[in-house]
RNA sequence: CAUGCCGAGGGGCGUUGCGACCGGCAUAGGACCGGCCAGGCUCGGCGUGUAGGCAUUGCAACAACGGCGCCCGUGAGUU
Numbered sequence: 001c002a003u004g005c006c007g008a009g010g011g012g013c014g015u016u017g018c019g020a021c022c023g024g025c026a027u028a029g030g031a032c033c034g035g036c037c038a039g040g041c042u043c044g045g046c047g048u049g050u051a052g053g054c055a056u057u058g059c060a061a062c063a064a065c066g067g068c069g070c071c072c073g074u075g076a077g078u079u
Base pairs, nucleotide, nucleotide: 001049002048003047004046005045006044007043008042009041010072011071012070013069014068015067018040021035022034023033024032039065
């Protein structure tokens, strides 16, 4: 750095639908149509792969975000 799994980023309702996915067109691709769809993002832990590294040890940090509308919860301030 890439990738898989797990966890976290307070909770819920409604709505639109880009990507991905499923189906159709058609035997394939693209386009098109239908369905589904607002944690697909970031952080932390573990595993795998690649690169780097002579080896060992130690320390620190826990966030910023997430279409539109509404509700609840939590913290602070004002009245």
SAH (S-adenosyl-L-homocysteine) riboswitch aptamer from a Methylophilaceae bacterium, 79 nucleotides, folded computationally. It matches the Rfam family "SAH (S-adenosyl-L-homocysteine) riboswitch aptamer". Rfam links the family to the GO terms regulation of gene expression and S-adenosylhomocysteine metabolic process. Its mean pLDDT, the model's own confidence on a scale to 100, is 77. Taxonomically the source falls in Methylophilaceae (Bacteria, Pseudomonadati, Pseudomonadota, Betaproteobacteria). Of the family's consensus pairs, 100% are formed in the model.